[in-house]
Context: one part of a larger RNA
RNA sequence: UUGGGUUUAAAGGGAGCGUAGGCCGGCCUGUAAGCGUGCUGUGAAAUGUAGACGCUCAACGUCUAAAUUGCAGCGCGAACUGUGGGUCUUGAGUGCGCAGGAAGUUGGCGGAAUUCGUUGUGUAGCGGUGAAAUGCUUAGAUAUGACGAAGAACUCCGAUUGCGAAGGCAGCUGACUGUAGCGUAACUGACGCUGAAGCUCGAAAGUGCGGGUAUCGAACAGGAUUAGAUACCCUGGUAGUCCGCACGGUAAACGAUGGAUGCUCGCUGUUGGCCUGUACAGGUCAGUGGCUUAGCGAAAGCGUUAAGCAUCCCACCUGGGGAGUACGCCGGCAACGGUGAAACUC
Numbered sequence: 001u002u003g004g005g006u007u008u009a010a011a012g013g014g015a016g017c018g019u020a021g022g023c024c025g026g027c028c029u030g031u032a033a034g035c036g037u038g039c040u041g042u043g044a045a046a047u048g049u050a051g052a053c054g055c056u057c058a059a060c061g062u063c064u065a066a067a068u069u070g071c072a073g074c075g076c077g078a079a080c081u082g083u084g085g086g087u088c089u090u091g092a093g094u095g096c097g098c099a100g101g102a103a104g105u106u107g108g109c110g111g112a113a114u115u116c117g118u119u120g121u122g123u124a125g126c127g128g129u130g131a132a133a134u135g136c137u138u139a140g141a142u143a144u145g146a147c148g149a150a151g152a153a154c155u156c157c158g159a160u161u162g163c164g165a166a167g168g169c170a171g172c173u174g175a176c177u178g179u180a181g182c183g184u185a186a187c188u189g190a191c192g193c194u195g196a197a198g199c200u201c202g203a204a205a206g207u208g209c210g211g212g213u214a215u216c217g218a219a220c221a222g223g224a225u226u227a228g229a230u231a232c233c234c235u236g237g238u239a240g241u242c243c244g245c246a247c248g249g250u251a252a253a254c255g256a257u258g259g260a261u262g263c264u265c266g267c268u269g270u271u272g273g274c275c276u277g278u279a280c281a282g283g284u285c286a287g288u289g290g291c292u293u294a295g296c297g298a299a300a301g302c303g304u305u306a307a308g309c310a311u312c313c314c315a316c317c318u319g320g321g322g323a324g325u326a327c328g329c330c331g332g333c334a335a336c337g338g339u340g341a342a343a344c345u346c
Stems, first nucleotide, its partner, number of pairs: 004317003007300002012314001014201004021194003025088007033081002035077008049065006091191001092188003095184004100179001103177007110154001114150008125136002162169002206247006216240001220236004258313006266291011295302002319346003328339004
């Protein structure tokens, strides 16, 4: 390279938008670049192949022929690819109508709990554990009532529920923003799919600056346990957890399953629409679950939400360790991230 693969054996980029590129619907018509076919020119000789001949044979040699699958030119053909023109509506998009959702951003408001403060009642313990101790407490704790303050999170509803590209999103409510679905078939008329680069978003932890700090709580301190205990358990507790602006860009970022389109038995839940003539029901579209036919798979299993049957585009894999390391480069305030070997060894 041909080929084979990527749920779990190595392998799907964390996600989206999108440049180049690759690929791309029906019909009519032109063109003839690709494509097919014919002819012409050229495609040195030697070698090789085929036939004949010459050395007594053979090796060897001589002659002739075919071939030289290439290139160029000139004709012919028009199914397919390309390209020009016209046209269509089913792909794609728009309009109109209906109704949906924890989708996002930013304000306002609410109650329970927690901690703290003040105060009333009240008295000797509280707390914690396997058992204890550290800790708190006669300067009145714990418990209980009242009032006040603060910050964070939103019980029930709540569900294989819903929404979002992914990360993710849940008290109530206002404003602004995005979007899917269904119905209709009015409009545009292939406007599409994918997407190397690039750009944007991206949990938690982390970083810078400024706030905030109720709870919890790395580090740290103490008490236990233990042979030891730099842990698990307990009492405290700083960063952090929260908000704003900026950075960083990673996760078992998982469905361990890239995106798009078409096709391929059924049964049964559920969410949002729509239709019906039987409404306790039936049908249909889009989602979201369970079981399963064929098929697939090494099996587990997947099975119209495919891991089935096909097409297009991207990404990635090629024995284990060394190693996601070293070096270099790029990015970053740093932490570190991206890219990413080899020697050696089994």

This is a predicted structure of a 346-nucleotide part of an RNA (small-subunit ribosomal RNA, central domain) from an uncultured bacterium. The RNAcentral record of the full RNA draws on ENA and SILVA. The coordinates come from a structure-prediction model, not an experiment, and the mean pLDDT is 86.